[in-house]
RNA sequence: AUCGGCGUUGCGCCAAAGCCCGGCAUCAUCGCCGGGCGCGGGGGACCCAUGACCCUGGGGGUGAAUCCCGCCCUGCGGCGGGUAGGGUGGCCCGACCCACCCGAACCCGGCAGCUAACCCCGUAGGCGUAGAGGUUGGGGAUG
Numbered sequence: 001a002u003c004g005g006c007g008u009u010g011c012g013c014c015a016a017a018g019c020c021c022g023g024c025a026u027c028a029u030c031g032c033c034g035g036g037c038g039c040g041g042g043g044g045a046c047c048c049a050u051g052a053c054c055c056u057g058g059g060g061g062u063g064a065a066u067c068c069c070g071c072c073c074u075g076c077g078g079c080g081g082g083u084a085g086g087g088u089g090g091c092c093c094g095a096c097c098c099a100c101c102c103g104a105a106c107c108c109g110g111c112a113g114c115u116a117a118c119c120c121c122g123u124a125g126g127c128g129u130a131g132a133g134g135u136u137g138g139g140g141a142u143g
Stems, first nucleotide, its partner, number of pairs: 010129005018037007038123006048113001058111001059108004067082006085102005091139007
């Protein structure tokens, strides 16, 4: 100097998943428990909507994550291509261009339209990091 790994701190990204207070534990931090605020989700009237038939093989929820085609498989499923939709590109918000990605997973349990009051639940997890695409409008910060 380069490459890789581990730890810590700061910063950044997906996501609702952040901040504060108290307690436990500890040398301390992390951590665990409880509470509050903020953020997110569900249930739940009038009105409105629905109102048939079939099924009980139904129906519903979180989420961007839906749908189509092809191949393999007895099947469950697997693989590939695309796609509704979604994310990132570093001061913030937006527009255009370009580039790179995701397009999962899980839950409820025969049951839920909307929905004021009211009730309930979550606040996880996973990544990146010396690197930072261009143009433009509006802000902000600094000088």
The RNA shown here (c-di-AMP riboswitch aptamer (ydaO/yuaA leader)) has 143 nucleotides and comes from a Bacillota bacterium. It was read from a public genome assembly, where an Rfam model found it.